[in-house]
C1' cells in the first nucleotide's frame, strides 16, 4: 500500500415497497419510567387487480392449429449439449448461474433531449375467467445490493 471474508454505524442504489402509532414475547447491560430486535395489528402515503354507460374491438366463407390473464424492465429470435427416449431420423415437451442477439430497464439532486460506456433483460401467481371503466369491491408494501462512465443542451431545485 493492495486483496478476500464477516459484524456495526452512516450515506446511497435497484424497487410501490417509505413514514408513523401501540403491541404479545424475547435478548443485553451501567438493572433505568434504560437500549436493542420483534410476531401480530391500527392510520397516513404509494403500488396493483377486479368492476357499468360512454368508447374501443368485432371486417365473406371454408378448413387447420392454439386456453387466456395478471405481477414484473425482464419480451421475442437463432444456435448448441443432456434427458424424456427406444437401432435411426422427424416432431414435441423440460433442463443449462449454455452461447449469440433482442423489445425494454438501470446507473448518486430532479425532468426532458443528444452522444457514449457498464450492468440487467429473472422469477412468480390465479386457474378455463378479466378490453377500457365512475361508484364499488380485494390484494401488495417483499427482497436484493455497495457497481461507479460520463459528456454536452434547456428548464428547475438547492446554494452564495
Nucleotide at each position: 500500500g493492495c486483496c478476500c471474508a464477516g459484524u456495526g454505524a452512516u450515506c446511497g442504489c435497484c424497487g410501490a415497497g417509505u413514514c408513523u402509532c401501540c403491541a404479545a414475547g424475547g435478548g443485553c447491560c451501567c438493572c433505568g419510567c434504560g437500549c436493542c430486535c420483534g410476531a401480530g395489528g391500527g392510520g397516513a402515503g404509494c403500488c396493483g387487480g377486479g368492476g357499468a354507460c360512454c368508447c374501443a374491438c368485432g371486417c365473406a366463407g371454408u378448413c387447420c392449429c392454439u386456453g387466456g390473464g395478471g405481477u414484473g424492465a425482464a419480451u421475442c429470435g437463432g444456435c448448441g449439449g443432456c434427458c424424456c427416449u427406444c437401432g435411426c431420423c422427424a416432431g414435441g415437451g423440460g433442463c443449462c448461474g449454455g452461447c449469440c442477439g433482442u423489445a425494454g430497464g438501470a446507473g448518486a439532486c430532479c425532468u426532458u433531449c443528444c452522444u457514449g460506456c457498464u450492468c440487467c433483460g429473472a422469477a412468480c401467481c390465479c386457474g378455463u375467467c378479466a378490453g377500457c371503466u365512475a361508484a364499488c369491491c380485494c390484494g401488495g408494501u417483499a427482497g436484493g445490493c455497495g457497481a461507479g462512465a460520463a459528456g454536452g443542451a434547456a428548464g428547475g431545485a438547492a446554494a452564495g
This is a predicted structure of a 160-nucleotide RNA (c-di-AMP riboswitch aptamer (ydaO/yuaA leader)) from Streptomyces boncukensis.
Its mean pLDDT, the model's own confidence on a scale to 100, is 79.
NCBI's taxonomy places the organism under Bacteria, Actinomycetota, Actinomycetes, Streptomycetaceae, Streptomyces.
It matches the Rfam family "c-di-AMP riboswitch aptamer (ydaO/yuaA leader)". About the family: This family represents a conserved RNA structure found upstream of the ydaO and yuaA genes in Bacillus subtilis and related genes in other bacteria.